[in-house]
RNA sequence: GCGGCGCGGCCGCCGAAUCCGCGACAGAUCGCGGAACCGGGGACCCAAUCUCUCAUGGGGUGAAUCGGCACGUCCGCCACGAGCGGCGUGCCGUAGGGCACUUCCAGGCCCGAAUCCGUCAGCUAACCCGGUAGGCGGCAUGGAAGCAAGG
Numbered sequence: 001g002c003g004g005c006g007c008g009g010c011c012g013c014c015g016a017a018u019c020c021g022c023g024a025c026a027g028a029u030c031g032c033g034g035a036a037c038c039g040g041g042g043a044c045c046c047a048a049u050c051u052c053u054c055a056u057g058g059g060g061u062g063a064a065u066c067g068g069c070a071c072g073u074c075c076g077c078c079a080c081g082a083g084c085g086g087c088g089u090g091c092c093g094u095a096g097g098g099c100a101c102u103u104c105c106a107g108g109c110c111c112g113a114a115u116c117c118g119u120c121a122g123c124u125a126a127c128c129c130g131g132u133a134g135g136c137g138g139c140a141u142g143g144a145a146g147c148a149a150g151g
Base pairs, nucleotide, nucleotide: 010138011137012136013135014134018035019034020033021032022031023030024029036132037131038130039129040128041127046122057120058117059116060115061114066093067092068091069090070089071088072087074086075085076084077083096111097110098109099108101146102145103144104143105142106141
C1' cells in the first nucleotide's frame, strides 16, 4: 500500500417508520406510556342506484400503473387446422416515483416491486382501530432565487 472478515463511530438516501420518559436487560434487544408522523374504519350532504351483452368477486398499503413483441413439452375455449384467452419467462416502452437545505431551469443516473384484508368497506364531522419496519450508500452534477447555520 492492497484485499478479506468482525466491531464501533460519523455523515447521508428510500420509507410514516423518529424523539422523550420509566422499567427489564449483555444489547442498538424487549415491555409500558407520551409526543410527533403515517394508515384504516366511520354520518348528514354529495356521489352511486336503471336497461342489455360478454367476461369477471371486491377492496387496502405503495411511485410501482398501462401496453407491445417473442418464446413455452403449460392450462382452457374451439370449427380441434388456424386462432383466442390465461399463466410463466425474456426483452422494449409507459402513467407515476427517487437521487446531500427548498423551489425553478438544464443535464445525468435509477425505480416502475412487493404485499395485506377475506365476500366486506364511496366520500365522511364526532368517534373508533392500528403502524413507527426494513433496506442501502460514503464527495454527493451545474446555474438562479430563497432560507438556514456558522464566522